This is a predicted structure of a 74-nucleotide RNA (transfer RNA) from a Patescibacteria group bacterium. The coordinates come from a structure-prediction model, not an experiment, and the mean pLDDT is 81. NCBI's taxonomy places the organism under Bacteria, Bacteria candidate phyla. Rfam family: tRNA. Rfam classes the family as a transfer RNA. From the family's description: Transfer RNA (tRNA) molecules are approximately 80 nucleotides in length.
RNA sequence: GGUCCGGUGGUGUAGUUGGCUAACACGCGGCCCUGUCACGGCUGAGAUCACGGGUUCGAGUCCCGUCCGGACCG
Repeated sequence: GGUCCGGUGGUGUAGUUGGCUAACACGCGGCCCUGUCACGGCUGAGAUCACGGGUUCGAGUCCCGUCCGGACCG
């Protein structure tokens, strides 16, 4: 330098014929339970989806560019 894959709450992931309030687990806050802790139950906060454009009535999803990480090739 080229090709391909990926970037989504604090962490790990899902979401792919474009469509209604972006979901799940762990973690975190509150309440219940318990003599206390843990376990368990209920509930809540937390991501405008790497960045900038484009297409579209509508983009996490499609297209282009940039940045970052990984694999392979040279």
Annotation
It was read from a public genome assembly.